[in-house]
RNA sequence: GUAGAGGUGCGCGUCUUAUCAGUCGAUCAGUUCAGGGUGAUGCCGUUUAUGCUGAUUAAAAGGAAGUCGCGCCGAAGUGGCCAUUGCCUAUCGGGUAAGGUCGCUGGGAUUCGAUCGAAUAGAUCGGAUACUGUCAUGCAUACGCCAUGAUGCGCUAC
Numbered sequence: 001g002u003a004g005a006g007g008u009g010c011g012c013g014u015c016u017u018a019u020c021a022g023u024c025g026a027u028c029a030g031u032u033c034a035g036g037g038u039g040a041u042g043c044c045g046u047u048u049a050u051g052c053u054g055a056u057u058a059a060a061a062g063g064a065a066g067u068c069g070c071g072c073c074g075a076a077g078u079g080g081c082c083a084u085u086g087c088c089u090a091u092c093g094g095g096u097a098a099g100g101u102c103g104c105u106g107g108g109a110u111u112c113g114a115u116c117g118a119a120u121a122g123a124u125c126g127g128a129u130a131c132u133g134u135c136a137u138g139c140a141u142a143c144g145c146c147a148u149g150a151u152g153c154g155c156u157a158c
Stems, first nucleotide, its partner, number of pairs: 001158004007073001009072005015066003025057007035044002039092003076105007084098005106132002109129008133151006
């Protein structure tokens, strides 16, 4: 340098379905009332906004499961910093996606705690438990098995 392995293996996308939710919002009626909204300003409202009650109508995004397809085995995730572009905004501020850089994590599972979330779904972070892949050492030894330790910039083949 090339090609590979770990397995409930990783990530992305389309479509479908449920949930989100009879919720946000909209319209009408009644009632009350001068404030409402924002991180801040603009803005809206005294011509009845906001709040409450009733009726009608009625979403979406994010997240989830499944099918199919694609890219793969630092796959990928995550934390800090950077400043560029885009998006969320009427503006600033702020947030967020991609990008660069430094660090941590071999992999999935169960469980506890915290955060996010509408959620008991799920995700992320940290801890614990056993399992598993690889390597080393020791024992065993035809091959196997067992124990201990370590972990991906690793391991195997050429």

Lysine riboswitch aptamer from uncultured Oceanimonas sp., 158 nucleotides, folded computationally. The RNAcentral record of the sequence draws on MGnify. Rfam family: Lysine riboswitch aptamer. Rfam links the family to the GO term lysine biosynthetic process. NCBI's taxonomy places the organism under Bacteria, Pseudomonadati, Gammaproteobacteria, Aeromonadaceae, Oceanimonas.